Predicted 3D model of a 1450-nucleotide RNA (small-subunit ribosomal RNA) from an uncultured bacterium.
């Protein structure tokens, strides 16, 4: 020392990305009251107009001018200062800077001390004259002064061992005083040397000839020194990173951080470097000189074209660049600097002001009261809530503002002196709430929520992510939150990030252990004694500039700011101590290590020799048609004799059994036997050495397979290749062949999932149990067995560790030492450079760009062409169908003005529709209505209602007749009708992906969960798994679980048996009556039936099996037996399943129409396809005649008997019955008899013609039925497919709902009444357990690569253009040094000729710019080209994830 979001369905971990904090010389958006105090070109070291920034001294000098005659001003000579102050950060990776030491130096002005200033001389400016030039600036002649210059003398000085040599001055000015020269010392400043520290890159590994050292008391410098030169030697630097490349001024400090660190080097301060670019020196105490000089170059300006001038990185300012940085201000009043004796002058240093919210700090924009909670805005559930005491209004105050008055200090120096400052700060008075609030945000992180608009659009976004019609995420509004004269955004740094880990990380599987060993440098190192004192630990001293930071005080009203003091400054150096530990030196020891001796196991290695089995080939025999191969085949071999079999021969490769969880080796790896040579291990002994050790960057050696080179060899196998299959394709999997290769020798390559995915060494830390080797003990006659020790090799497990999985004395535990390696995924082990290699390739090894993840372990599901167990008409076994025909019906499609709409795998398709001629009806055409066909409210009028006529297709319109009702408190009211106006009505319009409700489906499958407890860091697990059993999570047993809930079952209905009760309309045994007959009648209550209540069935009983259980099997009894049959009943959930057109409903849309009314049409169409059915194809049948037996229903706008008519549909008349009474109503298959005789028929009935019946306003589009006639397809149905397990299938008829009429459909009812199930391998669906997973929208999943298109960055590339640099050469300005026979020359000397010395010129050396040639490095660009990344639903396949359909991977 604070964390959060984001990988997942969820979890833990790893790991990146992002956020919250602080900071800034900042910028940008919006906004802006005041004051104080700081700061203000980070970019173009780009170019600069204009002004200023360094002058001063007349008490150094001559002169000129003015003059008040005191003096003053000035150019020049001369002195001092222009080396300070101020600016900038280009260069520099360096003794540049920081820190600490040091010796071989200089130092103007200043201070102290000592000494001195004697004598001479010659000039040059100014000035005057002449003269050149456009100018800048000069030239010649002449005059002149000095504190300018020169000579001589002298000297404590300097040089020299000495002799000796050398060597200074201004008596100048003036009133004190200031100066001059020499020496010594100090102070200050500067130069130099050294230790240590000071960025990145090894894809920069070698660099260096003045280079390293020496000598020459060489030259040079203030001074050491290769600083320079001559000679000699061959050194010097470097993996502790030289050289090279890139970047960079360094520091005190600043920002951040808990700290360690990291980043940074504005302002202030110290040092350095630079001054247009490059070079050079001069002067001077000091410079190689920002506002000096010379040269070269670029640029700008002036020019009379001849030539000149310039350098803001000083202060202002301009242009330019840029996101961006101020006034061409005032003053020397203060502080400081230069000159001067001083007055003073100068000072863009500085002091101030101006501009900028640019940073920090402070203040204000009012305070108190005030509820009708005003108006208005917004929201609303329409009640209200909120802005909100907020406002208005009342009372008060005056910081600020404005005005007026007073008024400091900053002044040091008695006087004078203030830019700031037309009077600043401050004080007083007056006026008046008066002059003063914004910005951002409001999905989570993160404080703050609603409405409207928009509709994957517009847009937002720091990350996750919002937006596709109900957006708290976009835009606006209201409200809220945060901060506040600011507030947000952007950029950058630190933090969070323990995300480079010293403090403080890791490497089995997440990224990460070199393939293995040997071993150098390096790092580390056993026991003991003595010494030492390098490390280490105290102490003291010096230093660590000031400022800053911290603490304590003080001053501005406070604060920022500032002053003082203290502390601190982890360092460095020095002195003196300590001696435990480390190091070093000397000595000793034996346990680490090694040696020796004696044993011992072994596929350890190399070479040689030998062996048998098998395979193939060849030869010969036998034999005679196939063999071989596969899922099935074919290619192939074979009558020229294969395969098979027997014998013989040859060749090459590999070594069965033993054989193992075994052995050996460093690893790779090593297997027939024998021999030779040879390495290592282990055990025992304790003789020898005496720490000789461990690890190991570079380095070296070995290193599977494949591959390469050369030469051999080649039986089998087998990349490539050929052929055959498979397939949509099949460059594969399968098959037949087959070449490199596999083998040997000699070399190369140097990589593997080279794995225990686990580096090496040492020590310590419970056990149990195998196995290999040796030794010892026990035992034995002996081999065994048993025990102990050491060394290996396995399994399980404790503590501990781990994210978990797991590891666990063979550690992934606990520790030490050394090495290697990692830091998000992709791009990529790629590009490039370099090294190695014959090549293939290997080693080393990036970036741009892109994503917010990638990943590990474990969990729950789902899935698997994974496994196990189990179930289901799932298959199988059966029976009957569909698919073929005709018709009915539904759907698609097509057509149409419309063919209304919905339902679409199972789970749409005889479905909504339990019934479309009109209506229905929603569709189309046409004609009409507009408060409406319907609801509520208002006003007016009228009862309501009704008759008739006319027009019209009708709706409707017009006319017309009758009628005055009910209640009443007499006002009126209720219902209804008409008219009017407005709120509104209305919508089968859209959204089933906004919804409720209802329904389907998995599935009547046996599952789905919870509480507590326990286990796990957690998701979760346990329970619910296991052994049995069941139809069942049904039950039993076991069990860290114990219980519970929804489901299962049961309770409900129906049916099957019996009993009780009841007895009409049903029944009729017995009794009586009666009829042709008949429960017809009296009666009966037994039976059947009816309908109410009970009984009954529970594995209850017996036997067996089973675990003494649950249960199962068999049996008895029973009407019924193991849920008796059937029904209703549908867990948690799935499918955004279906329905907005049953209904309800949010939102949206229409409102003289998408609403309402009417007529007609359509939903009934018809090349085609599909579903569901009916009828058939016939003899188990058709036809005719006769004769039986049901159940369940329905009936008054109804069912309708009987009778009559009609061939019939039906009609006429009409009894009975609101129904256990009457009617529908005939049941039909069945049975009996006759006929038909296998044919398109006496089968089949479609279609069509004619004639009718019925319903209904109305049968044309478009009904059903009847009669006559017609008599189609069809002779049992391809691939495929459906239903059914018993009163079932199949066959047969009956009824009902809907309905005027209109079933082959639907829902019910009974009659006749089977076959089969060995069984669970397979298909489909489901349940449980387990396993794998890269799936979680969950396999209809995920996902890979090429190709095509667009965009982006990047590599290569003939080259092209720039920058920089090495080498070689040319060249050589200015300057310095040397030299010089040319020219010239005031001081000194002179023998007067000249000389010394100087200057100019010449030459040489060095050298900048420049040039030529050749290399290196680097940047940009480049036709074309390579791969990479990203992109919406593109193309082709399906490689991976499940056994991913050929296990995957290296």
């Nucleotide at each position: 020392u604070a964390g959060a979001g984001u990988u997942u369905g969820a979890u833990c971990c790893u790991g990146g990305c992002u956020c919250a904090g602080g900071a800034u010389g900042a910028a940008c958006g919006c906004u802006g009251g005041c004051g104080g105090c700081g700061u203000g070109c980070u970019u173009a070291a780009c170019a600069c107009a204009u002004g200023c920034a360094a002058g001063u001294c007349g008490a150094a000098c001559g002169a000129a001018c003015c003059u008040u005659u005191g003096g003053g001003u000035u150019a020049g000579u001369g002195g001092c200062g222009g080396a300070c102050g101020g600016g900038u950060g280009a260069g520099u990776a360096a003794c540049g800077c920081g820190u600490g030491a040091g010796a071989a130096u200089c130092u103007g002005c200043c201070c102290u001390c000592a000494g001195g200033a004697g004598g001479g001389g010659g000039a040059c400016a100014a000035c005057a004259g002449c003269u050149g030039g456009a100018a800048a600036c000069g030239g010649c002649u002449g005059c002149u002064a000095a504190u300018a210059c020169c000579c001589c003398a002298u000297a404590u000085g300097c040089c020299g061992c000495g002799a000796g040599g050398u060597g200074a001055a201004a008596u100048g000015a003036a009133u004190u005083u200031c100066g001059c020269c020499u020496g010594a010392g100090g102070a200050u400043g500067a130069g130099c040397u050294c230790g240590c520290g000071u960025c990145u890159g090894a894809u920069u590994a070698g660099c260096u000839a003045g280079u390293u050292g020496g000598u020459g008391u060489a030259g040079g410098u203030a001074a050491u020194g290769g600083c320079u030169c001559a000679c000699c030697a061959a050194g010097g630097c470097a993996u502790c990173g030289a050289u090279c490349a890139g970047u960079a001024g360094c520091u005190g400090g600043u920002c951040u951080g808990a700290g360690a660190g990291g980043a940074u080097g504005a302002u202030c301060a110290g040092c350095c470097a630079c001054a247009c670019u490059g070079g050079g020196a001069c002067u001077g105490a000091g410079a190689c000189a920002c506002g000096g000089u010379c040269c070269a170059g670029a640029c700008u300006c002036c020019u009379a074209c001849g030539g000149g001038a310039g350098g803001c990185a000083g202060c202002a300012g301009u242009g330019g660049g840029g996101a961006a940085u101020u006034u061409u201000c005032u003053g020397c009043a203060a502080u400081g600097g230069g000159c001067g004796a001083a007055a003073g002058c100068c000072u863009g240093a500085c002091a101030g002001a101006g501009c900028a919210a640019u940073a920090c700090c402070g203040c204000g924009u009012g305070a108190g009261g005030g509820a009708u909670g005003a108006a208005g805005g917004c929201c609303c559930g329409u009640g209200g809530g909120u802005c909100g005491u907020a406002a208005a209004c009342c009372u008060c105050u005056u910081u600020u503002u404005u005005c007026a008055a007073g008024g400091a200090g900053g002044a040091a120096g008695u006087u004078c002196u203030g830019a700031c400052g037309u009077g600043u700060a401050c004080u007083u008075g007056a006026a008046g709430a008066a002059u003063a609030a914004g910005c951002a945000u409001c999905g989570g992180c993160u404080a703050a929520c609603u409405c409207c608009g928009u509709g994957c659009c517009a847009g937002c976004a720091g990350c996750c992510g919002c937006g596709g019609u109900a957006a708290g995420a976009c835009g606006g509004a209201g409200g809220a939150u945060g901060c506040a004269a600011g507030u947000g955004u952007u950029a950058u740094c630190c933090g969070g990030a323990a995300u480079u880990a010293c403090u403080g990380g890791g490497c089995g599987u997440a990224a990460a252990g070199c393939g293995u060993c040997u071993g150098u440098a390096g790092g580390u190192g056993g026991u003991u004694u003595a010494g030492u004192a390098a490390g280490u630990c105290g102490a003291u001293u010096g230093u660590u500039a000031a400022a800053u930071c911290u603490u304590g005080a003080g001053g501005c009203u406070u604060a920022a700011c500032u002053u003082c003091a203290a502390a601190a400054c982890a360092g460095c150096a020095a002195u003196g101590g300590a001696a435990a530990c480390u190091g070093c030196u000397a000595g000793a020891c034996u346990u680490g290590a090694g040696u020796a001796u004696g044993g011992u196991a072994g596929a350890g290695g190399u070479a040689a020799a030998a062996g048998g089995a098998a395979u193939u080939u060849c030869c010969a025999g036998u034999g005679g048609a196939g063999c071989g191969g596969u899922g099935a085949a074919a290619u192939g071999c074979g009558u020229a004799g294969a395969u098979a079999u027997u014998g013989g021969a040859a060749a090459g490769a590999a070594c069965a059994c033993c054989g193992a969880u075994g052995g050996c080796g460093a690893a790779g790896g090593c297997a027939u036997u024998u021999u030779a040579c040879u390495g290592g291990g282990c055990c025992a002994u304790a003789a020898c050495u005496g720490a000789c050790a461990c690890u190991c960057a570079g380095a070296g050696a070995c290193g599977a397979a494949a591959g390469c080179u050369a030469g051999g060899g080649u039986a089998g196998c087998a990349a490539a290749u050929g052929g055959g299959a498979u397939u949509a394709g099949a460059u594969a999997c399968c098959c037949c062949a087959g070449u490199a290769g596999u083998c040997c020798u000699a070399g190369c390559u140097g990589u593997a999932a080279a794995c225990g995915a686990u580096g090496g060494a040492u020590a310590c830390u419970a056990g149990a149990u195998g196995u290999u080797g040796c030794a010892c003990g026990u035992a034995u006659c002996g081999a065994c067995c048993c025990g102990u020790g050491c060394a290996g090799u396995g399994u399980c497990a404790u503590a501990g560790c781990u994210a978990a999985c797991g590891c666990g004395u063979u550690a992934a535990g606990u520790a030490u030492c050394c090495c290697g390696c990692c830091u998000g995924g992709g791009a990529a082990g790629u590009a490039u450079g370099c090294g190695c290699g014959c090549a293939a390739g290997c080693g080393u090894g990036a970036a741009a760009c892109u994503c917010a993840a990638a990943g590990g372990a474990a969990u729950u599901g789902a899935c698997g062409g994974g496994g196990g167990c189990c179930c289901g008409c799932a298959c199988a076994a059966g029976c009957g169908g569909u698919g073929g025909a005709g018709c009915a019906u539904g759907u698609u499609g097509u057509u149409u003005a419309a063919u209304u709409c919905g339902a679409u795998g199972c789970a749409a398709c005889g479905c909504g529709a339990a019934g479309a001629a009109c209506c229905u009806u929603a569709c189309c055409a046409c004609c009409c209505c507009u408060u409406g066909a319907c609801a509520u409210a208002c006003u007016c009028g009228g009862a309501a209602c009704u008759u008739u006529c006319u027009a019209g297709a009708g709706a409707u319109a017009g006319a017309u007749u009758g009628g005055u009702g009910c209640c009443u408190u007499c006002g009126g009211g209720a219902a209804c009708c008409g008219a009017g106006a407005u709120a509104c009505a209305g919508g089968u319009g859209c959204u089933g992906c906004a919804u409720g409700g209802c329904u389907g489906u998995c599935g009547u499958c046996a599952g789905c969960u919870c509480g507590u407890g326990u286990c796990g860091u957690g998701a979760g697990a346990u329970g619910u798994u296991g052994g049995g059993u069941u139809a069942a999570g049904u039950c039993c047993c076991g069990u860290a679980a114990c219980g519970a809930g929804c489901g299962c079952a049961a309770c409900c209905c129906u049916u099957g048996u019996c009993c009780u009760u009841a007895u009409u309309u049903g029944c009729c045994a017995g009794c009586g009556a009666g009829u042709a007959a008949a429960g017809u009648c009296g009666g009966g209550a037994a039976c059947u039936c009816u309908a109410a209540g009970g009984a009954g069935a529970c594995u209850g009983c017996c036997g067996g099996u089973g675990a003494c259980a649950a249960a199962c099997c068999g049996g008895a009894g029973g009407a019924a037996g193991g849920u008796g049959g059937g029904g209703a009943c549908g867990a948690c959930g799935u499918c955004a399943a279906g329905u907005c057109a049953u209904c309800a409903u949010g939102g949206c849309c229409c409102u003289u129409a998408c609403g309402g009314g009417g007529u007609g049409g359509g939903c009934u169409a018809c090349a085609a396809a599909c579903g569901u059915g009916c009828u058939a194809c016939a003899a188990u049948g058709g036809g005719a005649a006769g004769u039986a037996c049901a159940a369940a229903g329905g009936g008054c706008u109804g069912c309708g008997a009987a009778c009559c008519a009609g061939c019939a549909a039906u009609g006429g008349u009409a009894a009975g019955c609101g129904a256990a009474u009457c009617c529908c109503a005939a049941a039909a298959a069945a049975c009996u008899u006759c006929u038909c005789g296998u044919a398109g028929u006496c089968c089949g009935g479609a279609u069509u013609g004619g004639g009718g019946u019925c319903u209904g306003c109305a049968a044309c589009u478009c009904g059903a039925c009847c009669c006559c006639a017609u008599g189609a397809a069809g002779u049992c149905g391809g691939a495929a497919u459906c239903g059914c397990u018993a009163g079932u299938a199949a066959c047969c008829g009956c009824g009902a709902a809907u309905c005027a009429g209109a079933a082959u459909g639907u829902c019910g009812c009974g009659g006749u009444g089977a076959a089969u199930a060995c069984g669970u391998u397979c298909c489909c669906g489901g349940g449980c357990c387990u396993u794998g997973u890269a799936c979680a929208c969950a396999c209809c999943g995920c996902c890979c690569g090429u190709c095509a298109c667009a965009c982006c960055a990047u590599g290569g590339a003939a080259g092209u253009g720039g920058a920089u640099u090495g080498c070689a050469c040319c060249a050589g300005a200015a300057g310095u040094a040397a030299u010089u026979a040319g020219u010239u020359u005031a001081a000194c000397c002179u023998u007067c000729g000249g000389g010394a010395g100087g200057a100019c010129g010449g030459u040489u050396a060095c050298c900048a710019c420049g040039g030529u040639g050749u290399g290196g490095u680097u940047c940009a660009u480049g036709a074309c080209u390579g791969g990479g990344g990203u992109g919406a639903a593109g193309u082709c396949g399906u490689a991976a994830c499940a056994a991913g359909g050929u296990a995957a991977c290296c």
Model confidence (mean pLDDT): 84 of 100. Rfam family: Bacterial small subunit ribosomal RNA.